[in-house]
């Protein structure tokens, strides 16, 4: 000084003058919650988007339990709580350094990481390619043993093609060829065997809360795929501020239709009533069970269709709040602990127009002139996650230039 990563912040200030919403407080008015006026205070984000999660909060409900069904998925922390936030582990690429005869290893940086299990079962692996779980010959290598043919051969071994056979080590096809490297072995070859190298299985020893690392010993054991189905842990009631309440104030206690199995007893027999079994509907996602009610033809309660209301008040903004401070605990996320502050609540929808001057960006005839300025607007709040963003400024890591 360049370049890539990674986080944080701003995204206009200031001043006049009118003009909106809230809230407090004074006057004025007989007075009210009127009407007017004054004076302070204060008013759209970092994503207000998207409605993908978590919650607080309202109802359902007085009772829940399983079942299907959804969600998360490596340890440990953080949090109100999460599918999130932080540390940390394993895998995957990638750069740089360094070991090795190779395969391969170490030691930092940085990125991703939808990261329980494939030896409970099922399903799948197009195409190409011989062949995709236990497999297989297109090119190919070898024919040592049996044959056959051709060269030589004074007998004679040997050479050469090749059929039976024998191989998957070299090539090819592919996302993936059924572990790799060296090496001995062999007619040629192959974990066939040896040595290592990577994983996987058992068994042990240190260290760590853990995830897991190192490390010793044995072992020839050596496809992929669970954002398929499954298995295994953990968690999960619904529904939503148009939740949910209170005043007024007006209709139609409307209309059709569908709707339940009876049984015993009190009591000798009918009727009436009562009881208790059985039935039957209701209750905030589906099904079962419970369980509370109401009903059992005087009929719960379902289903259409019809009238009435659409006005006011609350909810509604004091909150898991925001800021400052600490030689506070914490690697960190975050958490204690004192002070201080109150910073939008609108209801068809306010938070605005004009004007000056200043900054910040671009061009340009340069002390000025001229022109710009992103994504976008609260509607019960909050934690996070996603997705958008003109132009600016800060810090920390890594590389590469240069110079002292």
């Nucleotide at each position: 000084g360049g370049a890539g990563g990674c986080a944080u912040c701003c995204g206009g200030g200031c001043g006049g003058c009118c003009g909106c919403g809230g809230g407090a407080g004074a006057c004025u008015g007989a007075g009210a919650u009127g009407u007017g006026u004054c004076u302070c205070c204060u008013g759209a984000g970092g994503a207000a988007a998207g409605u993908c999660c978590g919650a607080g909060c309202u109802c359902c409900a007085g009772a829940g339990g399983g079942c299907a069904g959804g969600g998360c998925g490596c340890u440990g922390g953080g949090u109100a709580a999460c599918g999130c936030c932080c540390a940390g582990g394993g895998g995957u690429g990638u750069c740089a350094g360094g070991g090795g005869a190779g395969a391969c290893c170490c030691u930092g940086g940085c990125a991703c990481u939808a990261c329980g299990g494939a030896u409970a079962g099922g399903g799948c692996c197009a195409c190409a390619g011989a062949a995709a779980c236990c497999a297989g010959a297109c090119c190919g290598c070898c024919g040592a043993u049996g044959g056959c043919c051709c060269c030589g051969u004074u007998c004679a071994g040997g050479g050469g093609a090749u059929c039976a056979g024998g191989c998957a080590a070299g090539g090819g096809u592919g996302a993936a060829a059924c572990g790799g490297u060296g090496g001995g072995g062999u007619a040629a070859g192959a974990g066939c065997c040896c040595a290592c190298c990577a994983g996987g299985c058992g068994g042990g020893a240190u260290g760590g809360u853990g995830a897991c690392a190192u490390c010793c010993c044995g072992u020839g054991c050596u496809g992929g795929u669970a954002a398929c189905c499954c298995c295994c842990g953990c968690c999960c009631g619904g529904a939503g501020c148009a939740a949910g309440g209170c005043c007024a104030a007006a209709c139609a206690u409307g209309a059709a239709g569908g709707g339940a199995a009876g049984g015993a007893g009190c009591c000798g027999c009918a009727c009436a009533g009562c009881u208790c079994c059985g039935g039957g509907g209701u209750g905030u996602g589906g099904c079962c069970c419970g369980c509370a009610c109401c009903c059992u033809u005087u009929g719960a309660c379902c289903u259409u269709c019809g009238g009435g209301u659409a006005g006011g008040c609350c909810g509604c903004u004091u909150g898991a709040g925001c800021g400052g401070c600490g030689u506070g605990g914490g690697u960190a996320a975050c958490u204690c602990g004192c002070c201080g502050c109150c910073c939008a609540g609108a209801u068809a929808a306010a938070u605005g127009g004009c004007c000056g001057c200043c900054g910040c960006c671009c061009g340009c005839a340069c002390a000025g002139c001229g022109g710009g300025a992103a994504c976008a607007g609260a509607a019960c709040u909050c934690g996070g996650c996603u997705u958008a963003c003109a132009g600016g400024a800060u810090g920390c890591c890594u590389c590469c230039c240069u110079g002292u």